[in-house]
RNA sequence: AGAGUUUGAUCAUGGCUCAGAUUGAACGCUGGCGGCAGGCCUAACACAUGCAAGUCGAGCGGUAGAGAGAAGCUUGCUUCUCUUGAGAGCGGCGGACGGGUGAGUAAUGCCUAGGAAUCUGCCUGGUAGUGGGGGAUAACGUCCGGAAACGGACGCUAAUACCGCAUACGUCCUACGGGAGAAAGCAGGGGACCUUCGGGCCUUGCGCUAUCAGAUGAGCCUAGGUCGGAUUAGCUAGUUGGUGGGGUAAUGGCUCACCAAGGCGACGAUCCGUAACUGGUCUGAGAGGAUGAUCAGUCACACUGGAACUGAGACACGGUCCAGACUCCUACGGGAGGCAGCAGUGGGGAAUAUUGGACAAUGGGGGCAACCCUGAUCCAGCCAUGCCGCGUGUGUGAAGAAGGCCUUAGGGUUGUAAAGCACUUUCAGUGGGGAGAAAGGUUUGUCACCUAAUACGUGAUGAAAUUGAUGUUACCCACAGAAGAAGCACCGGCUAACUCCGUGCCAGCAGCCGCGGUAAUACGGAGGGUGCAAGCGUUAAUCGGAAUUACUGGGCGUAAAGCGCACGUAGGUGGUUCGCUAAGUCAGCUGUGAAAUCCCCGGGCUCAACCUGGGAACUGCAUUCAAAACUGACGAGCUAGAGUAUGGUAGAGGGUGGUGGAAUUUCCUGUGUAGCGGUGAAAUGCGUAGAUAUAGGAAGGAACACCAGUGGCGAAGGCGACCACCUGGACUGAUACUGACACUGAGGUGCGAAAGCGUGGGGAGCAAACAGGAUUAGAUACCCUGGUAGUCCAUGCCGUAAACGUUGCAGACUAGAUGUCGGAGGAUUUAGACCCUUCGGUGUCCAAGCUAACGCGAUAAGUCUGCCGCCUGGGAACUACGGCCGCAAGGCUAAAACUCAAAGGAAUUGACGGGGGCCCGCACAAGCGGUGGAGCAUGUGGUUUAAUUCGACGCAACGCGAGGAACCUUACCAGCGUUUGACAUCCUAGAGAGUCGACAGAGAUGUUGAUGUGCUCCUUCGGGAGAAUCUAGUGACAGGUGGUGCAUGGCUGUCGUCAGCUCGUGUCGUGAGAUGUUGGGUUAAGUCCCGCAACGAGCGCAACCCCUUUUGUAUGUUACCAUCAUUAAGUUGGGGACUCAUACGAUACUGCCUGCGAUGAGCAGGAGGAAGGUGGGGAUGACGUCAAGUCAUCAUGCCCCUUAUACGCUGGGCUACACACGUGCUACAAUGGUCGGUACAGAGGGUUGCCAAGCCGCGAGGUGGAGCUAAUCCCAGAAAACCGAUCGUAGUCCGGAUCGCAGUCUGCAACUCGACUGCGUGAAGUCGGAAUCGCUAGUAAUCGCGAAUCAGAAUGUCGCGGUGAAUACGUUCCCGGGCCUUGUACACACCGCCCGUCACACCAUGGGAGUGGGUUGCAAAAGAAGUAGGUAGCUUAACCUUCGGGAGGGCGCUUACCACUUUGUGAUUCAUGACUGGGGUGAAGUCGUAACAAGGUAACCGUAGGGGAACCUGCGGUUG
Repeated sequence: AGAGUUUGAUCAUGGCUCAGAUUGAACGCUGGCGGCAGGCCUAACACAUGCAAGUCGAGCGGUAGAGAGAAGCUUGCUUCUCUUGAGAGCGGCGGACGGGUGAGUAAUGCCUAGGAAUCUGCCUGGUAGUGGGGGAUAACGUCCGGAAACGGACGCUAAUACCGCAUACGUCCUACGGGAGAAAGCAGGGGACCUUCGGGCCUUGCGCUAUCAGAUGAGCCUAGGUCGGAUUAGCUAGUUGGUGGGGUAAUGGCUCACCAAGGCGACGAUCCGUAACUGGUCUGAGAGGAUGAUCAGUCACACUGGAACUGAGACACGGUCCAGACUCCUACGGGAGGCAGCAGUGGGGAAUAUUGGACAAUGGGGGCAACCCUGAUCCAGCCAUGCCGCGUGUGUGAAGAAGGCCUUAGGGUUGUAAAGCACUUUCAGUGGGGAGAAAGGUUUGUCACCUAAUACGUGAUGAAAUUGAUGUUACCCACAGAAGAAGCACCGGCUAACUCCGUGCCAGCAGCCGCGGUAAUACGGAGGGUGCAAGCGUUAAUCGGAAUUACUGGGCGUAAAGCGCACGUAGGUGGUUCGCUAAGUCAGCUGUGAAAUCCCCGGGCUCAACCUGGGAACUGCAUUCAAAACUGACGAGCUAGAGUAUGGUAGAGGGUGGUGGAAUUUCCUGUGUAGCGGUGAAAUGCGUAGAUAUAGGAAGGAACACCAGUGGCGAAGGCGACCACCUGGACUGAUACUGACACUGAGGUGCGAAAGCGUGGGGAGCAAACAGGAUUAGAUACCCUGGUAGUCCAUGCCGUAAACGUUGCAGACUAGAUGUCGGAGGAUUUAGACCCUUCGGUGUCCAAGCUAACGCGAUAAGUCUGCCGCCUGGGAACUACGGCCGCAAGGCUAAAACUCAAAGGAAUUGACGGGGGCCCGCACAAGCGGUGGAGCAUGUGGUUUAAUUCGACGCAACGCGAGGAACCUUACCAGCGUUUGACAUCCUAGAGAGUCGACAGAGAUGUUGAUGUGCUCCUUCGGGAGAAUCUAGUGACAGGUGGUGCAUGGCUGUCGUCAGCUCGUGUCGUGAGAUGUUGGGUUAAGUCCCGCAACGAGCGCAACCCCUUUUGUAUGUUACCAUCAUUAAGUUGGGGACUCAUACGAUACUGCCUGCGAUGAGCAGGAGGAAGGUGGGGAUGACGUCAAGUCAUCAUGCCCCUUAUACGCUGGGCUACACACGUGCUACAAUGGUCGGUACAGAGGGUUGCCAAGCCGCGAGGUGGAGCUAAUCCCAGAAAACCGAUCGUAGUCCGGAUCGCAGUCUGCAACUCGACUGCGUGAAGUCGGAAUCGCUAGUAAUCGCGAAUCAGAAUGUCGCGGUGAAUACGUUCCCGGGCCUUGUACACACCGCCCGUCACACCAUGGGAGUGGGUUGCAAAAGAAGUAGGUAGCUUAACCUUCGGGAGGGCGCUUACCACUUUGUGAUUCAUGACUGGGGUGAAGUCGUAACAAGGUAACCGUAGGGGAACCUGCGGUUG
């Protein structure tokens, strides 16, 4: 510090996700040790049991018991004295601290800084005292009640308990004269003196009283800060203030009476929800965000609610009273209790520990003290909950062991890892030693102070015996032995780390993107690897990354986002000069900002975590002093902002009234006759009852042609004939005046197209709805004929639009060029026009700059300032609920659950368009001939079958693989057989290599016989070994036309022989990309030329290659023959001229001329030439597309079969046949058929062959055997053609299918199932519907010939020549293609994308008759305990008394306040609810096709009506 994810790719926007750190955590797997920390986050749920607050005998009365002694004597009892002394009681102090919890509380709280009207036990310091009396009471005793808790009556007694009196330095009150008010003793010691012998008295200590200060603690007040919601906007009656009482420690409506009517609130009152606050903690660069466990400060609470008492302090966790709920005891009468103290239990929960030890230390309470108490605390136990440290060994060790895994089978890897060898012993284990935490206190010695004192006490300093829960402590030493100690997650990208097997969209994984459909680095296992490590992962949560709420630090033309427009309130902001002030601002001092934490420097535990000393810091708040530039306040000015007056100017600015002509329609009249109207074409409609047309007249309503213009005016909506009246604003010129009067503007107010609504008019045309006619599969539409609301006027509502420049208002600044509208000035001119300057509007182009890009660019989207509004992923949702507005329609405001990983912008490259332009092609057109109809052949589909083997399926499958299925082929079916196999390699054993028979069988095969002794080497000549071959056996293996062409290679088709496809460097662009390759010409061509930020290059085009056309040279046999000779014959001699053949050359290049063109490229014409503009044909097929075709040519990965999916054989099938299609052949005839005669090719093939002559047969053919390994011989007669004859338009002398009979040939074999011949038979068919194919010249058409395959079997295929046309105006249209451009919501690319209803399933949610809870307002009822007030009744020790009583108190009663509780009526919230509404998601459902291209009617916005649905139509608006 970033990364992944929208796209084919790109940039930007924008969300989602990840990597980091952290936690009081939990869960899964695993687990050696120690240190330091931490440990109910949930039920403030309920609690058994034990403990957590007591202490003081030196305050008091008194005492059980124990011990010692004494006395009495009935010697085992009583009494007394001394020592010790439990338990209870009176009294004092403490139970308000310590400990727990976070329910409540959004301020009676907390934090920070201040303040005045207060109290403060114990403590510290000062001052003054501590005199003298009195009456009770508990304990105790006796009696009584009760189950118990507990209580009652009578009697006795003490005090530091209680009450008077005296005194009063100070204190308090006061009318300033005065008045009021206190105490308590106890202990130690003792020289004088006194004594009732107890003591007094003195002294020391501890107490007590009053008071003043301090310290500590507490109460109160003020300011600022302190969560969310406005779908909570008004709240408040003791409320706000005053006066006077009361009350309090104290101020105060704290309370009461009276008076006034205030107080709070958009700077968010009130209400609702949530929440203890802080120091801090986590995170972050910081600013911030989140949080408030442990530790520390504050607050609140103590079963729930209320209340007071005592006290210095409480309205009191382990106190009291009352009410309630719950639990327990009970003798049913009545009682008891409160773990949110420490342990512990149940429950809840994902989840959180021992019913431990000790007061040794620290601290607290009591006490003079010893001491007692202390679940505070210190320790221990449990838990990897966290942080930190240590260990699980170290060195050496290659045969790179074994095993595992992988493998290209060689090896690689695990891996120096192990084993082995040599060492070490931390930790754990055993044994031994052993600090510190201990200071004090007690006893005792000395000294000092106090004192009369050697007591007592205090301080200092010695001595002695002691005080440790932890603890078997830390630490140290010894012993033994590598001995006791490694896991978890991950390995597709992000993100470090890869292979095999299994699985086969299954099982599963997944944080995001996404993996899995037979070769998964993504699932599961394994090997290996990576990361961390006594832990590792997962889940949850917070911050970060996220500049994704933007203060630091974002945006709003098109991505989300400028209110439809204006006026204006509050608020915010504000020109210029001077003075003054000091609120903001800035600087210093001071106070505070607790400690701890964080940071820095040190120190202590062996280090670290941890602990600790010091410093810094705590960015804050406040007091005070100073400064005065800027902002603010105040005062005085100025004129540049703003405004006023005045002269002009333009204008569809607004309102009202009137006037006008053109046109439509209707009506009347005339003329006139059969149609009119309407459409793509029609029909509905109108018309012989006279339409349309035409002429004249009349009526009525609405709108204002031309002018008219990115012209004008207005804030926007909007405004258009003419005239008049009323009225707003703008601009301009020159002067004068006011003197900041300004800008913006939350709320608010007004205006606001169209549609729509109410009332009253009006109604010509147009026209939602509606009706009819068309179109259509349908047509609730588009088109047509009609037609009502409405459109118009008046008036009142509505308040919305793509209300758009998708651009808020105001101001300033920043290059130019050029139109136009309204002014002003100048120059010039007869005038007009033109030119220059300037102000205001309205446009276009462009610089800098900005922008994601497109674009904007003085009318900013540039650079700045002020103010307002708005945005924060898509959908749900311009929605629901609530509120406000409206007559209604509806408008404004405006969520959530749920769901997705995208949605969206700009631009790029393609593809596509029922977009455009240019161009080409037998693409159309112009022609010729076909197909589609018939019969047959052949292929395919379908059907059938035991099998009809398989593949190929638009063009680009279908006479295709197959260039040739009777057997074979053959892959299929049935049957019969074989199992190391028909074929390959290896091993063992044997042999007779090979050849020819016989028998059985359908054959494969089996049985058996005969013949034969081969080849190479060695040899001792006996033989041995080997190769080849055969047989048998064994297992490795063979074999597979089994699967996958979507795992592949190779080959092929197709677009397409179309002219394209790219690269390097440069340049442009943020980039994808562009440029080049586009443009102007030209070409068959990206062919060439010119231009050009391009310059070059490559693969394609062309050329080079082959054939053909002309010609030269060379060579002439088997070819040829002009001249000579010769023959039946180029037959022979001869020739080398010709033809022809072979080889090597030449020729054609727009080279020449004319014209056009830009003087170019080139084009048109011409000459010459055999050939003329690539002469004709062939081969040659760019980058790529179609997961095109082929696993059945071949090869090949993987999978599958292995007595079978392999192999052999016989027979059958591939040849079936209601049917459909493709490709062909033959025809339908006279340009013909038949018969007779005559003529002319080319290119091929031939020894397993072609086969001559001759003879036989009607013929197929047979026989025959010459020749030929081929320019020699043969196939081999070319046929159309030509010359004659005949047929005479007919199902024929056309046509030949089908069938019968008889044959020929091939072949083991023609039955299924061959070809051919002869005779006979003689079907359909008379030129073919819709539709469709080929062809542009030696082509089509037509005629025959040959070859491959092949034993035989072409109408197919591939070649060859003969005869030999017609037409092309042209590119509008169909199809295909190329280039440029445009739109796009497509990129699997239009066979695309995509909308809505309906049906089904699931999910969340709104409404809903209601129902059940929670909270709460108002009005009432009620009234326990308590406090305060009152008081008829009852009662009463201290004081007073005149002895009667009084004062005062208590009980009771009563009044006020008030908790629980009850009633009524509202508000709000949660849950639930028959039914119902829409929404979301879902696999391949149904109906249509609304949108994206001109999406086939341009789309969209608002509104209204209609319709199964998307939608359609009307009106107005927008261009996206």

Predicted 3D model of a 1520-nucleotide RNA (small-subunit ribosomal RNA) from Aquarana catesbeiana. It matches the Rfam family "Bacterial small subunit ribosomal RNA". Its mean pLDDT, the model's own confidence on a scale to 100, is 85. The RNAcentral record of the sequence draws on SILVA.